[in-house]
Context: one part of a larger RNA
Parts: sequence; C1' cells; structure tokens
RNA sequence: UUGAACGCUGGCGGCAUGCCUAACACAUGCAAGUCGAACGGCAGCAUGGGGGAGCUUGCUUCCUUGAUGGCGAGUGGCGGACGGGUGAGUAAGGCAUCGGGACCUGCCCUUUUGUGGGGGAUAACCUCGGGAAACCGGGACUAAUACCGCAUACGACCUAGCAUCGACAGGUGCGUGGUGAAAGCGGGGGACCUUCGGGCCUCGCGCGAAAGGAUGGACCGAUGUUCGAUUAGCUAGUUGGUGGGGUAACGGCCCACCAAGGCGACGAUCGAUAGCUGGUCUGAGAGGAUGAUCAGCCACACUGGGACUGAGACACGGCCCAGACUCCUACGGGAGGCAGCAGUGAGGAAUAUUGCGCAAUGGAGGCAACUCUGACGCAGCCAUGCCGCGUGCAGGAAGAAGGCGCUACGCGUUGUAAACUGCUUUUGAUCGGGAAGAAACCCCGGGACGUGUCCCGGGUUGACGGUACCGAUGGAAUAAGCACCGGCUAACUUCGUGCCAGCAGCCGCGGUAAUACGAAGGGUGCAAGCGUUAUCC
Repeated sequence: UUGAACGCUGGCGGCAUGCCUAACACAUGCAAGUCGAACGGCAGCAUGGGGGAGCUUGCUUCCUUGAUGGCGAGUGGCGGACGGGUGAGUAAGGCAUCGGGACCUGCCCUUUUGUGGGGGAUAACCUCGGGAAACCGGGACUAAUACCGCAUACGACCUAGCAUCGACAGGUGCGUGGUGAAAGCGGGGGACCUUCGGGCCUCGCGCGAAAGGAUGGACCGAUGUUCGAUUAGCUAGUUGGUGGGGUAACGGCCCACCAAGGCGACGAUCGAUAGCUGGUCUGAGAGGAUGAUCAGCCACACUGGGACUGAGACACGGCCCAGACUCCUACGGGAGGCAGCAGUGAGGAAUAUUGCGCAAUGGAGGCAACUCUGACGCAGCCAUGCCGCGUGCAGGAAGAAGGCGCUACGCGUUGUAAACUGCUUUUGAUCGGGAAGAAACCCCGGGACGUGUCCCGGGUUGACGGUACCGAUGGAAUAAGCACCGGCUAACUUCGUGCCAGCAGCCGCGGUAAUACGAAGGGUGCAAGCGUUAUCC
C1' cells in the first nucleotide's frame, strides 16, 4: 500500500469499489430490434359502410366489407461486425512509440450528372400430403425500393496506336474500339388530359454513376517488450528468383520451375510464465513492484474446424460439420450454449438485488409520432476503502459513594470524573414546505428567405423522489470500542499460578514476591473502528 480476508466492536452521511478461486456447470426472466412514408395482404383490435335478428326506436347481437386507424405472420430495407463481458490463449499476425505505401471504407459532408423503357418469378394466403415434435415436401395464385435483361452515360474499367519521362519495371498525356447504372415512396396543388387509379407541376425523403473529404479499418518497416544454456544448433515452402493464381492491397499468401539458401552466443530453436499500454503503489530521485475499477489496443465466446451474407465477421445472444455435456422424444429424430444483467449450484478465506426507469446522456430503426436499449441513469446490500460529522458544552471539591493501592485511627488514585446548576440540539424522532438536473424533439402562434430550412415566444416531458435541502416542536436526550503497557516501543501496580497453565515479531518470559502467563485497578495508542494474517515498495 490493498478489489483483501479473519477476530472483537459498530451511530450517521457523501463519494467510490465489490468472484483476485472453477475460461466450472447453469433453472428462470430480461439483454436487438425497427420501418405500413418499400410490398402483397388482414390473423387479432378499433372505426365506418351494407345486410339480418331482437326489440326498450336507438341500443344489443350476428354476418359481411381492407373502406379507415392500425397490424400478427410473411416478402423487402437498415441494424444484429456497435454497445456489453472475460483474460483462456498469445513472448509476437500482440502491445507502445516513430515512420511507410501497394489498399478498402455502409451511414455522414461537398461537387457534377442521371433516375428512360420492359420482363419473368416467388413467399404470405389457398389446397394436398408426411412427421410425436422440430419442421418438411407437392400443386395453384400474387406484389414490391425483391430479382433479371434492354436503352443511355462521364473524367469509371479494359484496350490498338502515338508522344513524353525513366537504367529496367513502369508512370503521365493524347486517342481508337469495347464494357458497366438506377426505384421508387410521401405531402401539397392552378390550368389541361384521364381508363377516375392517376398523368402533370412542385416540395421532401430515396435510388444510380463519377470525383473529393471526413471517419473507421487492412498491410509493411524500425526500436523497445519476463525467466531458463542443467535448452546449442534450428529450418524443404525452408531462403531467394522467374512466371502465374489469389486478395481491397504488397508479399511463398498459394502453385509450377530454377538456384541453395535463411536464422543463431548481439542467444536462434526449445521449455516455463504472462494479455500489452496510459497508468497504479512505493521512493528525494534513480529504481523496484504491479496492470482491479476508468481509458486505448489485442484475443476469445461450450471445445476444434469451416465458410456464407455483407461496406465491414470467418460473426458472444447467425449458419454448417465433428466432439464432450445437458434436456425432449411416439426411439424414427430433435433442442441448447450467462466469459451480457440479475440469479442458482460448485470451488473458495472471500466478493452484492432474480430491483426501478428510458426522465437525462448515448445507440438502432423511422419523415415523424414513436418503439427497442440489464448501454446508461438511479435505487438496494457490504465499515471494503477514502473523506466528513457526532456520541455533548460550560461551571462544579463535600476532592461524595464505590473500586484499587499503601508505611493502613489515616492517606493516595480513579477525579472535574460523577452528582448538581446553566446552555446547546449537529445527528436521531415527529410534523410542514420542497428542488436543480429539462435543453430539446413535438404541438400552437409569429418572423426571414423559397410553405418543408432557420430564428423568436408559449405549451408538454423526472426513474431517482416527496429524495436532497429548508423550517417548526421537544429533549442530554439515540450513539465507544479495540489493541497494547519487559526491551525494541508510548504506557505499572496488586492478586492468582509455580518450567504448570500459558506468552512470543526478535531477544526471550514462567521452576513461590513474574511490570513478559491469567485477572483486576490504573495507564498508553488509535478511534467507528481496532488488532491479526497475507502482500508490494
């Protein structure tokens, strides 16, 4: 010094911290959804229309209708690669610092430009069938911002040729021929057209191409990065070249051929241990130790392997295969992965609630309203730590009683301590008032340009919480322990015990006057803590 534990004790508050062990196994709930302004639809709810029945004549009930609000399931888009957890592995595909060029980058920003015209399907729904289930198969129908051609297109990609730079590879400029796009949806609207859906105009959100930016990422190099030589040799895709393949991209990354290299006492290889850093603890510093919480990077997600989709993964709450384990089963076959938040068992000296809320901050989707968010904000538990406060203050000598001690008719000490008198009311109790955190989005009104953008005014929104805080009432009232007292080391006497019982960090105490054991009185040190153990400087 501590993420501590144990023993005794324990009043309050603020702020932090809280499985260091079994990367052991997990019951249960929640932790990633959202969009109807992409689409076909309509299971359920509500509204409206139509029809029927009952009647109390304006209600109840039934059927029907996607017409409307909306919306289960489905197609489609974006997001599930972030956020959250853990430290197993990793001694170098890591991390830290400094550089480099052969790269990619959804959403966001800037600029330019386009958004024309077609087609064939398929879920859902319906139907038939298989299965215990998970689920699966056949038939028929249908939509799209789903899918596929066509047109057009640039500075994009490929390319004949020419020029220029360059030692080569190649770069740059001009230029010929070729290749590659797209999607719509919503609000408002004067004329015209209309198959009455709309076209058309306008605004917004989208979509395609190209260039640039920003952000994020990938790769390469240098230096540094624990211990062991009782580990001395290691290496065949190994080291390099040529040509190819592959990748976003360089590269033995992979392959064919060729050469025989490459690393190593400046410690290769092997073994052991370990996530790294900013930092943290200590120290005057140099240094030593360490890597909880917070922040950056890395790695992992039951164990091992693999790819798919995608801007991004070889993907914690996605897929496939194998394995171990658990569960369901009609025995044919299926389901699962808390190192997310709580919680359970186990292990352990040891580490918390199966809480509240999206009000704030941030994130995903959405035009928005909003929805989701165990991120987060809060609350709960624990003296685990740090900090603050309190357990009263002033007076008060008959130096009371009691205790303890002594040289014992008495004195000393406990001790101004108590009693007693006066005062105060922090904290606690009761009652009353009562926040900031809220700014916005959105709605209403007004103003500038160009109705949507911006600005101004008003309104709405608080889990914590009737909490913090403030006031009133009344009363010393509700609140002190722990260790030590031989020396080191502050603090001494009596009794008991008698090398016993015991103490002890070291030296050492105890065998009949023990300041060292046990108890008492007294004292010393810290104090809501005090000691012990562990641990680092």
The prediction has a mean pLDDT of 85. A computed fold for a 537-nucleotide part of an RNA from an uncultured bacterium, annotated as small-subunit ribosomal RNA, 5' domain. The full RNA is in RNAcentral, with records from ENA and SILVA.